[in-house]
A computed fold for a 73-nucleotide RNA from a Pseudomonadota bacterium, annotated as transfer RNA.
Model confidence (mean pLDDT): 82 of 100.
Its Rfam family is "tRNA". Rfam classes the family as a transfer RNA. From the family's description: Transfer RNA (tRNA) molecules are approximately 80 nucleotides in length.
RNA sequence: GCGCCCGUAGCUCAGGGGACAGAGCAGGAGACUUCUAAUCUCUUGGUCGGGGGUUCGAAUCCCUCCGGGCGCG
Repeated sequence: GCGCCCGUAGCUCAGGGGACAGAGCAGGAGACUUCUAAUCUCUUGGUCGGGGGUUCGAAUCCCUCCGGGCGCG
C1' cells in the first nucleotide's frame, strides 16, 4: 500500500430501516442475615467512534475520516 472484519452503557456483547436502544457483569438503594457473602427486588448509566449523504424515518444503508484486528504484498 491492497483486501476483509470490528467500533453500541464502566466491561463483555445483542440489536442489520419505524419499540421509550437492550442483556449479563459492574455501580447505587432496599429486603434477608448477628455481621459479611450469597440470593431477591428496585434503580443509575448511551452525542450507537467523528463528519457528510440517502430516506417521511438511520445504531442499522452509502461515502469519507479516525481507531483496532486478521490476511496479502